[in-house]
RNA sequence: UCCCCCCUGCGGGGUUGGGUGCAAUUCCCGACCGGCGGUACAGCCCGCGAACCCGUCAUCUUCGGAUGCCGGGCCGAUCCGGUGAGAUCCCGGAGCCGACGGUGACAGUCCGGAUGGGAGCAGGGACGA
Numbered sequence: 001u002c003c004c005c006c007c008u009g010c011g012g013g014g015u016u017g018g019g020u021g022c023a024a025u026u027c028c029c030g031a032c033c034g035g036c037g038g039u040a041c042a043g044c045c046c047g048c049g050a051a052c053c054c055g056u057c058a059u060c061u062u063c064g065g066a067u068g069c070c071g072g073g074c075c076g077a078u079c080c081g082g083u084g085a086g087a088u089c090c091c092g093g094a095g096c097c098g099a100c101g102g103u104g105a106c107a108g109u110c111c112g113g114a115u116g117g118g119a120g121c122a123g124g125g126a127c128g129a
Stems, first nucleotide, its partner, number of pairs: 001129002005125006017029003031109002033098002035048004043096002052073004057068004078094005100112003
């Protein structure tokens, strides 16, 4: 210093203001936000995670199903100009996107699953070289 293994910690942000209405942080105007790895510094390039759906297995069961591991599926959105060796990443401009359940009224931003999970990041340990 490094593969595998073990342990610990960390690991998601955001409706100010106004309109309509009995009622909306959900509609309308406007505002605001951007997980992780890669790569010229990226929400919209490639990949990953989460949510959601299906299945095997295990455990529990009031026999309806529930929970967990693993596997599979699904999984949004960008262009133009400039600089440069190189940028859908920088600079300028104009756009676009955002799980499920809940709600007196339709939610990226409120409440909930979630004091959860997590890509991964940092540190430590052990073995071997």

The RNA shown here (FMN riboswitch aptamer (RFN element)) has 129 nucleotides and comes from an Ilumatobacteraceae bacterium. Of the family's consensus pairs, 100% are formed in the model. Its mean pLDDT, the model's own confidence on a scale to 100, is 83. The organism belongs to Ilumatobacteraceae, within Bacteria.